Molecule: Lysine riboswitch aptamer
Organism: uncultured Anaerobutyricum sp.
RNA sequence: GAUAGAGGUGCGGGCUUCAUCAGUAUCGCCUGACUACAGACCGGAACAGGUUGUGUGAGAAAGGGGAGACCGCCGAAGAAAUCAGAAGCAUCCGGAGCGGAAGAUUUCUGGGCUGCAGUACAAUAUACUGCAGACUGUCACAUCAGUGGAGCGCUAUC
Numbered sequence: 001g002a003u004a005g006a007g008g009u010g011c012g013g014g015c016u017u018c019a020u021c022a023g024u025a026u027c028g029c030c031u032g033a034c035u036a037c038a039g040a041c042c043g044g045a046a047c048a049g050g051u052u053g054u055g056u057g058a059g060a061a062a063g064g065g066g067a068g069a070c071c072g073c074c075g076a077a078g079a080a081a082u083c084a085g086a087a088g089c090a091u092c093c094g095g096a097g098c099g100g101a102a103g104a105u106u107u108c109u110g111g112g113c114u115g116c117a118g119u120a121c122a123a124u125a126u127a128c129u130g131c132a133g134a135c136u137g138u139c140a141c142a143u144c145a146g147u148g149g150a151g152c153g154c155u156a157u158c
Base pairs, nucleotide, nucleotide: 001158002157003156004155005154008074010073011072012071013070015068016067017066018065026058027057028056029055031053032052033051034050035049041095042094043093044092045091077109078108079107080106081105082104083103088098089097110136111135113133114132115131116130117129118128119127120126138149139148140147141146
């Protein structure tokens, strides 16, 4: 240097399905209020209706989550910063704004679990981050128990 492996409640992906999201958003009807060229910032254009409360009828979806089998794997993967910036957002146009998929660079984290705190989220679910705790795999030191390091590591073969 190349190849192949190991850690285990191991990591990730889409597919199917289930609950949640939620009796929410939205739409129809009755009725009340405000309003007359409205909507989400600016400027225009078209239509005529627009906004909103109570009641009533109908009534989602996305994201996130559980389970199943399958697929790809062991920096698997995740996070932060910088660059970059697709789809999409409204009656239409232009500008502005929101949004954040793919990708690149650098840095950090061996792994899962439990507790606390924070962020995201509809959420007590879940994910991520930080701290603490024991456990676990690996190598080094020590020999009696243990101590310490990090995956650009460790083991095996060539």